Molecule: SAH (S-adenosyl-L-homocysteine) riboswitch aptamer
Organism: Dyella tabacisoli
RNA sequence: GGAGUCGAGGGGUGCUGCGACGGACCAGAUCCGCCACGCUCGGCUCACGACGCUAUCAGGCAAGGGCGCCCCUCAACA
Numbered sequence: 001g002g003a004g005u006c007g008a009g010g011g012g013u014g015c016u017g018c019g020a021c022g023g024a025c026c027a028g029a030u031c032c033g034c035c036a037c038g039c040u041c042g043g044c045u046c047a048c049g050a051c052g053c054u055a056u057c058a059g060g061c062a063a064g065g066g067c068g069c070c071c072c073u074c075a076a077c078a
Base pairs, nucleotide, nucleotide: 001048002046003045004044005043006042007041008040009039010071011070012069013068014067015066018038021033022032023031024030037064
């Protein structure tokens, strides 16, 4: 670094709809449905890769997520 799973990233709600997914239809390709945690971080598991790796103590701690609305939290101003 890859896959799966669980958790976290304050909460609720409306709209649009790309990818993925499902269906129709397949000459071309299109149409319909669904859809804004599909992202990041951490734990565990699996297989492969890589090479210096591991333990202990202390301290600290995210960054993002189309367009709105409501609430919550923090700060500032009045």